[in-house]
RNA sequence: GAAGGAGCGCAGGUAAUCGCUGGUGUCUUUAUGGCACGAGAGGAAAGUCCGGGCUCCGCAGGGCAAGGGUGGUCGUUAAUGGCGACCGGGGGUGACCCCAGGGACAGUGCCACAGAAAACAAACCGCUACCCGUAAGCGGUAGUAAGGGUGAAACGGCGAGGUAAGAGCUCACCAGUUCCCCGGGUGACCGGGGAAGCUAGGCAAACCCCACCCGGAGCAAGGCCAAUAGAGGGGCUAUCAAGGACUGCCCGUCCCGCCCCUGGGUAGGUCGCUCGAGGCUGCAGGCAACUGCAGCCCUAGAUGAAUGAUUACCGCCCGGAGCAGGGUAACCCGCCCCGGGAACAAAACCCGGCUUAUGCGCUGCUUCAGCC
Repeated sequence: GAAGGAGCGCAGGUAAUCGCUGGUGUCUUUAUGGCACGAGAGGAAAGUCCGGGCUCCGCAGGGCAAGGGUGGUCGUUAAUGGCGACCGGGGGUGACCCCAGGGACAGUGCCACAGAAAACAAACCGCUACCCGUAAGCGGUAGUAAGGGUGAAACGGCGAGGUAAGAGCUCACCAGUUCCCCGGGUGACCGGGGAAGCUAGGCAAACCCCACCCGGAGCAAGGCCAAUAGAGGGGCUAUCAAGGACUGCCCGUCCCGCCCCUGGGUAGGUCGCUCGAGGCUGCAGGCAACUGCAGCCCUAGAUGAAUGAUUACCGCCCGGAGCAGGGUAACCCGCCCCGGGAACAAAACCCGGCUUAUGCGCUGCUUCAGCC
């Protein structure tokens, strides 16, 4: 230098002007007001995929069933499907990375294309024996999974014996499976020894079986106050007047009207609402995730939803030109000039994670090549 791999950090700063949303103080003309001071998004605020807090509903407690989820071990945590360490398997030359990682001797099912056959196996070619005919060859029956061919995958590998030819058919060695013993580890598991039958394909993010976990809905949760309209109860006929029902007319009663009270409750307001499993620093324990102790700090709370815009200077990054600056140097660093650039994205009850989007910088590490 090129290519890669791991971890971490930042997300521009200051000033002026004009604005926006809360808070406190103050003034007045008391309202959707003025003035002053101070505060005002993120590493992901996102997706809403997990897990908790909190709230309401259900529920004595327990069990069963249904449904959903998780799936190596040991830890960690409020909890998790998160995280850490380790084990096993796989990938990479390597740094390092990936795994939904229980069960395929409970049962059912599936395995494209190709191929004879895709699983209580299977005979296309080949090999062998026999039969018909026979010079060769061809045909039929049976045996054969050693060889060829197909496939992602073909029922262990290799050698010897054996056989008509063959075959774990038999034997030695190797691989693998199951069981037993010994040793190590908290454990997953690892190391060593022995025995058996000779061998048993793959798929469970297919149904299923096993073990463990899970009550439901969510701040539009939920509590409080409470217009208008309507409901119930009580009062008023003192003046005038209108209407309706019983009823065609009169009287009477009721409705209607006005006032008061009561309860539910819509709009609206308000609480919930941000001090919390909180943050920073230091020390201690632990490989780590994480935990404990001490000190310091307070850091949005809006509700159609504020947190913005412009200008100047500085800082950052990229490209190009330059330097009689440093280094031995390919080149690197530094200084200066010109031009350009600054991403993804906006809280909505809160917190812990995961995932996804995205600009720049820093520090170790790996492989290869070059220079001194």
Molecule: Bacterial RNase P class A
Organism: Deltaproteobacteria bacterium